[in-house]
Context: one part of a larger RNA
Formats: sequence, C1' cells, structure tokens
RNA sequence: UGACGGGGGCCCGCACAAGCGGUGGAGCAUGUGGUUCAAUUCGAAGCAACGCGAAGAACCUUACCAACUUUUGACAUGUCCCGUAUGGGUUUCAGAGAUGAGAUCCUUCAGUUCGGCUGGCGGGAACACAGGUGCUGCAUGGCUGUCGUCAGCUCGUGUCGUGAGAUGUCGGGUUAAGUCCCUUAACGAGCGAAACCUUUGUCCUUAGUUACCAGCGGGUUAUGCCGGGGACUCUAAGGGGACUGCCGGUGUCAAACCGGAGGAAGGUGGAGAUGACGUCAAGUCCUCAUGGCCUUUAUGCCCAGGGCCACACACGUGCUACAAUGGGGUGCACAAAGCGAACCUAACACGCGAGUGUAUGGAAAUCGCAGAAAUCACCCCCCAGUUCAGAUUGGAGGCUGCAACUCGCCUCCAUGAAGUUGGAAUCGCUAGUAAUCGCGGAUCAGCUACGCCGCGGUGAAUGUGUUCCUGAGCCUUGUACA
Repeated sequence: UGACGGGGGCCCGCACAAGCGGUGGAGCAUGUGGUUCAAUUCGAAGCAACGCGAAGAACCUUACCAACUUUUGACAUGUCCCGUAUGGGUUUCAGAGAUGAGAUCCUUCAGUUCGGCUGGCGGGAACACAGGUGCUGCAUGGCUGUCGUCAGCUCGUGUCGUGAGAUGUCGGGUUAAGUCCCUUAACGAGCGAAACCUUUGUCCUUAGUUACCAGCGGGUUAUGCCGGGGACUCUAAGGGGACUGCCGGUGUCAAACCGGAGGAAGGUGGAGAUGACGUCAAGUCCUCAUGGCCUUUAUGCCCAGGGCCACACACGUGCUACAAUGGGGUGCACAAAGCGAACCUAACACGCGAGUGUAUGGAAAUCGCAGAAAUCACCCCCCAGUUCAGAUUGGAGGCUGCAACUCGCCUCCAUGAAGUUGGAAUCGCUAGUAAUCGCGGAUCAGCUACGCCGCGGUGAAUGUGUUCCUGAGCCUUGUACA
C1' cells in the first nucleotide's frame, strides 16, 4: 500500500421487511447429469453452465458410428506432357450411392512472328503442396460474460516523508453520481458520472397520397363510394417546450432539500443505446484469425445407411392444469407492431375439419396475412375426478418434401391417465410495473416454438422503514496474510 475480520461508523440496492404471483408435488415440452450404445459428435460447470452455442438435427446440416470408395486429392498456386476453344442438354449398363464404362444432340474462339506458338478449357504424370470442426483459450488476436451503469480509476506540477509512499481523492454539508458547494499544501487535468444520440408524452409551422371526412353536393340495402375539402386524426420534416426558471420555507450569505404555482410533462419526465482502470490464467483454437505441436494411402476427401431423438433414474428452465373470478354455446366490440414475389392471397365452390380447386389484388399508409383475445350480453352446467383437466392409445385423413419406419406438424372420430393448489426450501416484481389476454417476426421446404425477440389490450396490491439476511461503496481500526 492492499486484502481480510462472526471490528466500528455512514450509506445504497426488490437485499430484507410489507405485498402480489410463481417454482419445488402432477402430466407434457426442452436442456443437462448419469446410464446405455457401434455411435449416442463437440463445447458450456456456483452466482456469471443446464429452452446455453443451436434465429429451426428426417436427408442435407454433421463434426459421431459401422460399411463402400479415393490418394496432388472436394478447394488454391506453380512446373511438364497430351488433347482441344468452349458451353449446354438427352440417354444406356453395373452399383445403395459415390463412382466406373459408354452412346448421342445442339452450339463453338481470340491473339499470332502461321510454329498447337500464346491465352482459355479438359485429361494425365511426378513433385512442391493442399487439407484437418485434430491438441493447446494456461502461447495469442478479436469478440463476449461478470462484479456493475457500481462510482469509482488515475495523471502532471508542487509539497511532505531517508524510503515504500502520502497529499490531491481527506473533513463539514449535499447528490442517482469523485454531483455540486464550503473548508483546505495543494493547484489543475484525464478516463468514467452527467450531457450530446434514438424513442415516447404536449403544442406550433409546412405538406395532403395510398391516410383523414367536419361542413357542402351526389349516390347506395350498405361502405370516404364519388365530386370535393385541408378543418380533425394521422403521416414525417423543421421548430417550441423543463431550466430548480418562478413563489414560500429550511440551509453557512453556499450547494442543495421540502412544499406550492403554472404546465401535456417537475426536479435525471418514462424507456433505450452507451459499460472507466481493472477482476475471474472466466468463456470461445467448433464463427473467424493465429504461434507451437500432431496427422499426410489419413486425424484429409466422397457416398448411402444409422446416430445426435436411446431410458431403471436425478436436476434446471418452461407450458398445461387441478376449475364457478370457471367450462361450453350463440351474438356484438375495441389494438399495436410487423411480414409478403420460388411470396401474402381476397372472393367463390367443395370438405365436419386440417385442407383442396378455380381465381383476383398486391414489390404494398392502396392488396393480403387478419378472425385480435381476454372484455361485454343472453343461455346451459350446479361443485362431482364433473360438461374440470387433457396425457396416453386405436382408427381415418391432410400438408411439406426425392423421402415422414427409426424421427415431422396438423385435422376428425373414439379413448379419457395423473392431477382437488403442492414438504424442506426457493424465485420474480415498486406502475402502465406485477398478474393476465391475445398478435407479429427472425431461423425456416416442413417442423417437434410451450423457446427466443418484439407488439399492443385489461390492469392491481404493498412499501416511504433499515434491527436482521445478502451484495456493493466511503472513512476508520486490528492483523502471526501478500
């Protein structure tokens, strides 16, 4: 100087408390461990691994396994030889395919010293080499997690100390903040904090199509449907607006705090992006890059099949329930944000339905996906393992795709398991939040999505405290630790 303490003081955080809803019990989905296996590819391991890499494992992917092949190689450059510009299509045989052996059609160069000489392409030979998701993340770059959006981390000069170092950065207030003020052997400065950026909440101006429709006219069973309008909504560009600016009180004449006015908004308005010096030899050599090592008829490459989906079991994360604040039936409302051309598909017809057929509009403020759902109104159920719950299983179909057996999703009929609110323990959340309800997107032929990332609808309770648990920060103290 740090680190540590079941030392002290101050202070903060859904840390506890006060509340609301979960997990832990059930079934299923998914990841992991274990076991099994020819293989169940690999990585991730307290928080900070376990719906994680994977924003899509039937083939492919694919790295794994057992077979079939191949050895200058699937890919790059160079040397030599032969052929030929070339490019494209069809097809026969063997084979699981890779591959091997053929047949055939269309099309057909440029330069030139006129020499297959040069370029280009194909085949062949040998060698340089290629190749490796092989090892080392404890050799590395890059990227990322974490403490933590916590308020810290440092420097120059000066001063003090023999020196390591100290001071500044401490003290008194204050703040979300090393934020600001005062004091002061310190005076300044930098990286952080804040601000600048995006979005949302209010108003104004400009603009008016594909959006809008108040007033005017026309038309319809009906609809901004038409003429028209530029008001309103909205769209999207530019501005205004919030700064403790104003008032009162408290405060050291300060910084600031408390209350109030006005205001759409009030003290960082809400949300996002943004992550200091460093820590964990944290994670990643399987994104990529890369040193070293290993491999080179194999640890490379090709291919069909299997596996990654196994299943006495254990754990994590979720979904659906156990019902009446509910289940079922009928009817009527109200969103936002997205996506669409090998795509989204209206309408009509067929089908109980998944879907199918025909077909229209739309590179989309124009057309479509698209019915929002919870809500609300009426009716049935009457507390039961039920008109709760839907696992499992049988049958019949649909869709995608060469192909759904291993191993896809969906529909209909039948079947109708466990489950009556969950032990010890444990998690999230302070407001448009929790809870609850649906909608969209990426990946994607399809989908094991109940995941992830977004969007809106309905919409609470509790706390205004810091004794304790836990994790930080500052000062101080002790130390046999570095």
Predicted 3D model of a 482-nucleotide part of an RNA (small-subunit ribosomal RNA, 3' major domain) from an uncultured Pseudomonadota bacterium. RNAcentral holds the full RNA, with entries from ENA. Its mean pLDDT, the model's own confidence on a scale to 100, is 83.